[in-house]
RNA sequence: CUCUUAUCCCGAGCUGGCGGAGGGACAGGCCCUGCGAAGCCCGGCAACCAUCACUUGAGUAAAAAAGGUGAACGGUGCCAACCUGCAGAACACACGGAUUGUGUUCUGACCGAUAAGAG
Numbered sequence: 001c002u003c004u005u006a007u008c009c010c011g012a013g014c015u016g017g018c019g020g021a022g023g024g025a026c027a028g029g030c031c032c033u034g035c036g037a038a039g040c041c042c043g044g045c046a047a048c049c050a051u052c053a054c055u056u057g058a059g060u061a062a063a064a065a066a067g068g069u070g071a072a073c074g075g076u077g078c079c080a081a082c083c084u085g086c087a088g089a090a091c092a093c094a095c096g097g098a099u100u101g102u103g104u105u106c107u108g109a110c111c112g113a114u115a116a117g118a119g
Stems, first nucleotide, its partner, number of pairs: 001119008013042001016041003022032003026085004043079003048075002051071006086108009
């Protein structure tokens, strides 16, 4: 970098330290920021993987699959809040000859992020 699977609800610094101007993926909005951005450290959240405990359990001579609950010392991740972006459907309104326009809601896709596995 590519592919597959799962998730994208919730949660986490109401004066922590260093640092110094930018940041919220992309585009457009909108917003955060010298009452201090990014980044690093510390702290925290979560529980994807690993680990541990308990448990259900096909099955077995006894085990081993797979699952559930909990813990959280390890590997990652995350720690302002949003809207639109393409297609379709329903409804409302406007215009009207109409296969038009606008708005709201819903569904799906695209894009993006994270984990685990494979190449």
The RNA shown here (SAM riboswitch aptamer (S box leader)) has 119 nucleotides and comes from Alkalicoccus luteus.
It matches the Rfam family "SAM riboswitch aptamer (S box leader)". From the family's description: The SAM riboswitch is found upstream of a number of genes which code for proteins involved in methionine or cysteine biosynthesis in Gram-positive bacteria. Its family is annotated with regulation of gene expression in the Gene Ontology.
The coordinates come from a structure-prediction model, not an experiment, and the mean pLDDT is 78.
The sequence was found by an Rfam model in a public genome assembly.